[in-house]
RNA sequence: GCCCACUUAGCUCAGCGGUAGAGCUAUCGGCUGUUAACCGAUCGGUCUGCGGUUCGAACCCGUAAGUGGGCG
Numbered sequence: 001g002c003c004c005a006c007u008u009a010g011c012u013c014a015g016c017g018g019u020a021g022a023g024c025u026a027u028c029g030g031c032u033g034u035u036a037a038c039c040g041a042u043c044g045g046u047c048u049g050c051g052g053u054u055c056g057a058a059c060c061c062g063u064a065a066g067u068g069g070g071c072g
Base pairs, nucleotide, nucleotide: 001071002070003069004068005067006066007065010024011023012022013021018055026042027041028040029039030038048064049063050062051061052060
C1' cells in the first nucleotide's frame, strides 16, 4: 500500500427493514443455623461517528474511526 471480517447492556453474544433480546455480572428478595449453590424479580444499550436510501434503518448504500486477519 491492497483486500476481507467485525463494532449491539459492565462482559460474552443473538437479532430476515416494522416498539432491541439472552446468558453471565450487579442489585433486591426467597431458601439455609451461616455462606455457597439453587429459585424469583429488578437495573442496565438513542446499536462506533457522520451522511444517504426508505413511510419506516441495529439491519441497505457511502464515508470516517477502532479492532482482528490475509496478501505484497
Predicted 3D model of a 72-nucleotide RNA (transfer RNA) from a Bacilli bacterium. Rfam family: tRNA.